[in-house]
Context: one part of a larger RNA
Molecule: large-subunit ribosomal RNA, domain IV
Organism: Blastocladiella emersonii
């Protein structure tokens, strides 16, 4: 010096991206327990107390006062306050990600009447099912609470069909032509012509389908602002909610609260570069080896290092 340990005066996160490590808490009995809540929880929430021994009293129990760190050793919760996500218990990247991905249970929309619809095979058959729309397949959301605004004009589906438009084979008629025959015909070719399937046009409806939800001017007796007014455009112009957010560029916004001192949190404003309603919207008790602020405790993380231990490295021999 190195690894793995044990200690530590004073200070206690000054340490660092971050309390990473480590330290602290602890096991049973008694007490006693808040906001909030889906009334079930939250809660071992928090906080506090004893085991031993001695003395007085006393027949014997009970009381009373005094001292005291529960167990040889292993083993045995740190705790509180705020938010973001996600309801939950569960799943995943075997070998760098365990989560806010992914599932859920509820929700909704579509699609199938059975030799079903859908799926796999060339096929035959099979799965769906020994089921039968309170099933079954597909697609989106994701508990429960409260909600889910407007727009069908593009795209898609879905019905509907006057008229157009529409292949191939076919088939009426006409018109040029080849060939056979004296001919009258007869066989052919080729072009136009009739009639016609979805389909597309076209009508209609559908957005818990794919999406989409505006400009400019002006106006109120300081100023400032616009409840109003006035054009253009549009298929309709973003409702309730939320809102510098897992979204905010300008930006370290603005004002509070916390710190002597905070680009970071938490409220609050709204000027949404570029929120927003089952591509869900906003809240939510409870739950997370989730993230992100604070606080108590705790400590060699730190100020800044000292001592020892056990092995090694490295000296000697």
């Nucleotide at each position: 010096c190195c690894a793995u340990c044990u200690u530590g005066a004073a200070g206690g996160a000054a340490c660092u991206a971050g309390g990473c490590a480590a330290a602290a808490u602890a096991a049973c009995u008694c007490u006693g327990u808040a906001a909030c809540u889906u009334c079930g929880g939250g809660a071992g929430a928090a906080g506090g107390a004893g085991g031993a021994g001695a003395a007085a009293c006393a027949a014997a129990g009970a009381u009373u006062u005094c001292u005291a760190u529960a167990a040889a050793a292993a083993u045995a919760g740190a705790g509180a306050g705020g938010g973001g996500c996600a309801a939950c218990u569960g799943u995943u990247u075997a070998c760098u990600a365990a989560a806010a991905a992914c599932a859920c249970a509820g929700g909704a929309g579509u699609c199938a009447g059975c030799u079903u619809a859908g799926a796999g095979g060339u096929a035959a058959c099979u799965c769906a099912u020994a089921g039968u729309a309170u099933u079954g397949g597909c697609u989106c959301u994701g508990a429960a609470g409260u909600c889910u605004g407007u727009c069908c004009g593009g795209u898609g589906c879905a019905a509907g069909u006057a008229a157009g438009u529409g292949a191939a084979a076919g088939a009426u008629g006409a018109a040029a032509g080849a060939a056979a025959g004296c001919a009258a015909u007869u066989u052919u070719u080729u072009u136009c012509u009739c009639a016609u399937a979805a389909u597309c046009u076209c009508u209609u409806g559908u957005a818990a389908a794919c999406g989409a939800c505006g400009g400019c001017c002006u106006u109120a007796a300081c100023c400032a602002u616009a409840a109003g007014g006035g054009u253009c455009c549009u298929a309709a112009g973003g409702u309730a909610g939320c809102g510098a957010a897992a979204u905010u560029c300008c930006u370290a916004g603005a004002c509070u609260a916390a710190u002597a001192a905070u680009u970071g949190u938490a409220g609050u404003c709204c000027u949404g570069c570029a929120u927003g309603a089952a591509u869900g919207g906003c809240g939510u008790a409870a739950u997370g080896a989730u993230c992100c602020c604070u606080c108590u405790a705790c400590u060699u993380u730190c100020u800044a290092c000292a001592a020892g231990a056990u092995g090694g490295a490295c000296c000697c021999a």